[in-house]
Molecule: transfer RNA
Organism: Vulcanisaeta sp. JCM 14467
RNA sequence: GCCCCGGUAGCUCAGCCUGGGAGAGCGACCGGCUGAAGACCGGUAGGUCCCGGGUUCAAGUCCCGGCCGGGGCACCA
Numbered sequence: 001g002c003c004c005c006g007g008u009a010g011c012u013c014a015g016c017c018u019g020g021g022a023g024a025g026c027g028a029c030c031g032g033c034u035g036a037a038g039a040c041c042g043g044u045a046g047g048u049c050c051c052g053g054g055u056u057c058a059a060g061u062c063c064c065g066g067c068c069g070g071g072g073c074a075c076c077a
Base pairs, nucleotide, nucleotide: 001073002072003071004070005069006068007067010026011025012024013023020057028044029043030042031041032040050066051065052064053063054062
C1' cells in the first nucleotide's frame, strides 16, 4: 500500500441482506421476598447507533470520504 470483518446502553452483542417502533442479556438503582444477605420476582434509569457528507418524505440500516480495532496479502533493493 491492497483486501476482508468489526465500531449500537457501563460490559457482551442483536438489529443492517429487505430503510419507518432503538432493543436483549449482564451490570446499576428502587421495590417485593428474607431475621439479614444471596438466589428469585416486579419495575426504573441509562444512547452523538465511531466521525463528516450525500440519497430519501424518512437512515443504525443505502452511497462516498475519514478515524479506530482485528485478520490476511504485498513491499522491505